[in-house]
Parts: sequence; C1' cells; structure tokens
RNA sequence: UGCUUAUCCAGAGUGGAGGAGGGAAAGGCCCAAUGAAUCCACGGCAACCCCAAUCUUCUUUAUAAAAAGAUGGAAGGUGCCAAUUCCUGCUGUAUCAGUAAACAGCAAGAUAAGUG
Repeated sequence: UGCUUAUCCAGAGUGGAGGAGGGAAAGGCCCAAUGAAUCCACGGCAACCCCAAUCUUCUUUAUAAAAAGAUGGAAGGUGCCAAUUCCUGCUGUAUCAGUAAACAGCAAGAUAAGUG
C1' cells in the first nucleotide's frame, strides 16, 4: 500500500510540556489564547483480537475434538475519549412547477481481524 469481512445515532480526560492551529479531502458549520496540533504522565471507555468457564447448536451410530452462537471477564495486542463518521456525495423509493425532509442501497472515510 491493495484486497476481503465486520462495525460506525452508545461510551470515555485530567495534569505537565508546547504555542497556532484543528475537525480526512472540498464546501458548510464548528472547536481553539478560558490555550489548537504534537509529545509525556496518569486515568478512563469499549470489547475487534484476546481470556476463562458454562450452556446450546452443528457434526457423529455414539462420545470426544473442531466449528458456530449465547452469557461472563479485562491480564495482554490494537483503537478511541467535542459535536451521528459534526453535516454533505451518487442512485432509488419518485411521481413533482419548484424546494425540502425521511428511508434503503452504493461511494468516500475510520477502526479491527484476516490475507497478497
């Protein structure tokens, strides 16, 4: 860096250093000298990987193992701790003189696990 799959209306921040930016991109709208980015320390959230046991399912002639699911946990690997992914784009529902909202799908992005 590409691909695949899953999730994205929930949740969680203080202190020190720093000193003007930040929220992916573009537009909007916000955050920021009552201190942005970034770094450090400590804390927290969550449960993707993970951990432990029980139950169920699947398979089997039967048992076990493996696999899947439910319940539980948080030692470890990531991630995260303003605003729904802050809002939007495209297509459809869709008909309309025009506008807008809603829902579904796709795209874009983020994170995880796997893979080339």
This is a predicted structure of a 116-nucleotide RNA (SAM riboswitch aptamer (S box leader)) from Calidifontibacillus erzurumensis. Lineage of the source: Bacteria > Bacillati > Bacillota > Bacilli > Calidifontibacillus. The coordinates come from a structure-prediction model, not an experiment, and the mean pLDDT is 80. The RNAcentral record of the sequence draws on Rfam.